[in-house]
Context: one part of a larger RNA
RNA sequence: CUGGGCGUAAAGGGCACGUAGGCGGUUUAACAAGUCAGACGUGAAAGCCCUAGGCUUAACCUAGGAACUGCGUUUGAUACUAUUAGACUUGAGUUUGGGAGAGGAAAGUGGAAUUUCUAGUGUAGAGGUGGAAUUCGUAGAUAUUAGAAGGAACACCAGAGGCGAAGGCGACUUUCUGGACCAACACUGACGCUAAUGUGCGAAAGCGUGGGGAGCAAACAGGAUUAGAUACCCUGGUAGUCCACGCCGUAAACGAUGCAUGCUAGACGUUGGACUUUUUUUUCAGUGUCGUAGCUAACGCAUUAAGCAUGCCGCCUGGGGACUACGACCGCAAGGUUAAAACUC
Numbered sequence: 001c002u003g004g005g006c007g008u009a010a011a012g013g014g015c016a017c018g019u020a021g022g023c024g025g026u027u028u029a030a031c032a033a034g035u036c037a038g039a040c041g042u043g044a045a046a047g048c049c050c051u052a053g054g055c056u057u058a059a060c061c062u063a064g065g066a067a068c069u070g071c072g073u074u075u076g077a078u079a080c081u082a083u084u085a086g087a088c089u090u091g092a093g094u095u096u097g098g099g100a101g102a103g104g105a106a107a108g109u110g111g112a113a114u115u116u117c118u119a120g121u122g123u124a125g126a127g128g129u130g131g132a133a134u135u136c137g138u139a140g141a142u143a144u145u146a147g148a149a150g151g152a153a154c155a156c157c158a159g160a161g162g163c164g165a166a167g168g169c170g171a172c173u174u175u176c177u178g179g180a181c182c183a184a185c186a187c188u189g190a191c192g193c194u195a196a197u198g199u200g201c202g203a204a205a206g207c208g209u210g211g212g213g214a215g216c217a218a219a220c221a222g223g224a225u226u227a228g229a230u231a232c233c234c235u236g237g238u239a240g241u242c243c244a245c246g247c248c249g250u251a252a253a254c255g256a257u258g259c260a261u262g263c264u265a266g267a268c269g270u271u272g273g274a275c276u277u278u279u280u281u282u283u284c285a286g287u288g289u290c291g292u293a294g295c296u297a298a299c300g301c302a303u304u305a306a307g308c309a310u311g312c313c314g315c316c317u318g319g320g321g322a323c324u325a326c327g328a329c330c331g332c333a334a335g336g337u338u339a340a341a342a343c344u345c
Base pairs, nucleotide, nucleotide: 003317004316005315006314007299008298012313014201015200016199017198021194022193023192025088026087027086028085029084030083033081034080035077036076037075038074039073040072041071042070049065050064051063052062053061054060091191092188093187094186095184096183097182098181103177104176105175106174107173108172109171110154115149116148117147118146119145120144121143125136126135162169163168206247207246208245209244210243211242215241216240220236221235222234223233258312259311260310261309262308263307266290267289268288269287270286271285272284273283274282294301295300318345319344320343327338328337329336330335
């Protein structure tokens, strides 16, 4: 390589959009490129294979045959694929009417709580722990009452609930805006699926510039603990966490399960529609728990498949060396992406 695989053994790209490419619904006709059949030409000799023969045999040699699975020309076939022309509606999309939603962006508003400040009451402790101490407090703390400031997060509702491609999204109001679902069937008529390269999005941390800074809190300091304690516990506390703009581009980015389509027992919940009707069915789309066939090394999966199939992409090929070196590209940097070998077991 062929092959065999990718939930947990190595292996699904973090996610999407989409270019080339690959693949592609029903039907009619044409064509004959692929495809299939025949003929002719060619496919050197030697060798391989088969059959004879010559050296006493063999190796070796000689002759004949077969083969040379290929290519070209030509004559046909037309089911399938391609191409051309036309038609169709089931795939896909558009339209109309609905209801659901923490989907996204911006602006504004709100209450609870923490902290700080001001004022009042009030007096000796408070805080913290396994126990303490560092710490705060007679310059009046803690507690309590009133007021003010400021920042961040939004209790209950809340659900195995909802929405989003993923990351993710949770106070309220307004504006702008994306998608999905249901019903009706009106329209277009295969317009589709996948997707290398590419482009965009992408938690947290981190970086740049400028703001902001209540609480929390890497680093750091102190107090404890301990044999030690560069920790766990405590008291403080700076980056950061927040906002704007710009980078970074990684995560156990997980369902450790790529996307799309079709088919294959059921049962019980739950969310959004529709039809019914007052009742509990039916149906479509999601989201869960169990479970049959089947699959699996087992665990388990099981109409939301890891079952049965098709199309396309990505990836794996013993462990370490190595999510490394070198080179290249990207980045302000941190670093990221791509990615070996020697050696060793």